[in-house]
Context: one part of a larger RNA
RNA sequence: UGACGGGGGUCCGCACAAGCGGUGGAGCAUGUGGUUUAAUUCGAUGAUACGCGAGGAACCUUACCUGGGCUAGAAUGCUGGGAGACCGUGGGUGAAAGCCCACUUUGUAGCAAUACACUGCCAGUAAGGUGCUGCAUGGCUGUCGUCAGCUCGUGCCGUGAGGUGUUGGGUUAAGUCCCGCAACGAGCGCAACCCCUACUUUUAGUUGCCAACAGGUAAAGCUGGGGACUCUAGAAGAACUGCCUACGCAAGUAGAGAGGAAGGCGGGGAUGACGUCAAAUCAUCAUGGCCUUUAUGUCCAGGGCUACACACGUGCUACAAUGGUAAGGACAAAGGGUUGCAAACAUGCGAGUGUAAGCUAAUCCCCAAAACCUUAUCUCAGUUCGGAUUGCAGUCUGCAACUCGACUGCAUGAAGUUGGAAUCGCUAGUAAUCGUAGAUCAGCCAUGCUACGGUGAAUACGUUCCCGGACCUUGUACA
Numbered sequence: 001u002g003a004c005g006g007g008g009g010u011c012c013g014c015a016c017a018a019g020c021g022g023u024g025g026a027g028c029a030u031g032u033g034g035u036u037u038a039a040u041u042c043g044a045u046g047a048u049a050c051g052c053g054a055g056g057a058a059c060c061u062u063a064c065c066u067g068g069g070c071u072a073g074a075a076u077g078c079u080g081g082g083a084g085a086c087c088g089u090g091g092g093u094g095a096a097a098g099c100c101c102a103c104u105u106u107g108u109a110g111c112a113a114u115a116c117a118c119u120g121c122c123a124g125u126a127a128g129g130u131g132c133u134g135c136a137u138g139g140c141u142g143u144c145g146u147c148a149g150c151u152c153g154u155g156c157c158g159u160g161a162g163g164u165g166u167u168g169g170g171u172u173a174a175g176u177c178c179c180g181c182a183a184c185g186a187g188c189g190c191a192a193c194c195c196c197u198a199c200u201u202u203u204a205g206u207u208g209c210c211a212a213c214a215g216g217u218a219a220a221g222c223u224g225g226g227g228a229c230u231c232u233a234g235a236a237g238a239a240c241u242g243c244c245u246a247c248g249c250a251a252g253u254a255g256a257g258a259g260g261a262a263g264g265c266g267g268g269g270a271u272g273a274c275g276u277c278a279a280a281u282c283a284u285c286a287u288g289g290c291c292u293u294u295a296u297g298u299c300c301a302g303g304g305c306u307a308c309a310c311a312c313g314u315g316c317u318a319c320a321a322u323g324g325u326a327a328g329g330a331c332a333a334a335g336g337g338u339u340g341c342a343a344a345c346a347u348g349c350g351a352g353u354g355u356a357a358g359c360u361a362a363u364c365c366c367c368a369a370a371a372c373c374u375u376a377u378c379u380c381a382g383u384u385c386g387g388a389u390u391g392c393a394g395u396c397u398g399c400a401a402c403u404c405g406a407c408u409g410c411a412u413g414a415a416g417u418u419g420g421a422a423u424c425g426c427u428a429g430u431a432a433u434c435g436u437a438g439a440u441c442a443g444c445c446a447u448g449c450u451a452c453g454g455u456g457a458a459u460a461c462g463u464u465c466c467c468g469g470a471c472c473u474u475g476u477a478c479a
Base pairs, nucleotide, nucleotide: 001479002478003476004475005474007473008472009471010470011469012468013467015463016462019426020425021424022423023422026317027316028315029314030313031312032311033310034308035307042053043052064303065302066301067300068299069298070297076126077125078124079123080122081121083119084118088103089102090101091100092099093098107116108115109114128292129291131290132289133288137286138285139281141279142277144275149188150187151186152185153184154183155164156163157162168179169178170177194269195268196267197266199237200236201235202234203233204232205231209226210225213224214223215222240263243257244255245254246253247252319419323378324377325376326375327374328373329372335366336365337364340359341358344355345354346353347352385416390411391410392409393408394407395406396405432455433454434453435452436451437450438449
């Protein structure tokens, strides 16, 4: 100087407390461990692995296994030799890949020699490797932590390591600011500058809108037209403790204060200092070294990654009446669409199918929002709860749904009556709850992820305690 303390002081955080809803019990989905296996490819393993890499494993992917092939090789170049145009078609063998054979045509420039382009063959040179090492590395990432810290120049102090500044008194979300001080300044962080959102003005009105006028319909901005309104998307304004009161030297704090759409950082996002964990990744990529070269490379078929006594994590659905079922009625936002989205009509109980308008989209389509409201029924039961499992019959995608897809109809109708010890999330448009869309994608094992809106709470006395962190101080046989 640090680190540590079941030392002290001050302070903070959904850390506790106060609340609400979960997990842990059930069934299923998914990931992991273990076991099994020819193979169940590899990586990730307290917090910081386990719906993680994977934003989509039937083939492909695919790296694994079994078997069958190739060896300058699956891809891309270069040099030399020699051959043929290339392309295309057919046959044999085979699971395919591959191997073997036959047919057809005879490129461009040039009289020709030859040259050029293209395709095999031979020889040579660069190959290839998801093989090892993340403890040789770059890059990217997690975490402490969006915590308030981490440093430097000069000066001063100390023999020196170092200290001071950065400590102290206040204050703040903040090393934020004020006051003081052998310090005076500065940098990286904080904040602000950026984006979205909440209000207003203005500009512009098409594909959006429809108040007034006219036309028109079963109805409808449907039409003429209009820019008022909504909205869209450019510009500008607006919030600064600016004003008032109290306290204070100041910074600032308090106020059901005024005004205001918004009030004291208005709400959210992006943004992650010096560093820590030899943290993660050689399988995104790049790369040193090592290993391999008729194989650890590469092509193909089939299988596996989907196994199943069991254990754990993360979720979904429930156990019901604040509910289930049936009928009717209402209100979003944000996305996507030409190898696509598909209205409408017909057809089927349905998944779908047939015909097909429109749309390269504020124009057409996906599109039905659901919870909610109204009416009826069920009357507390393993039930009209719950839907696992299984049987049969189908639909769709796709060469192909056996291993191993999703969906539909009929039948079947398991566990489950609120969950031990323990444990998790959340402070407001949040939790809870309800649907919607998208990426990936032929299809989909999505209950995942990422977004979007609808309905919409309770509680916080407080900081004694648990956990993590910041600053000062103290002890130390630790570095």
Small-subunit ribosomal RNA, 3' major domain from an uncultured Candidatus Berkelbacteria bacterium, 479 nucleotides, folded computationally. The sequence was found in a public genome assembly. Its Rfam family is "Bacterial small subunit ribosomal RNA". The prediction has a mean pLDDT of 83.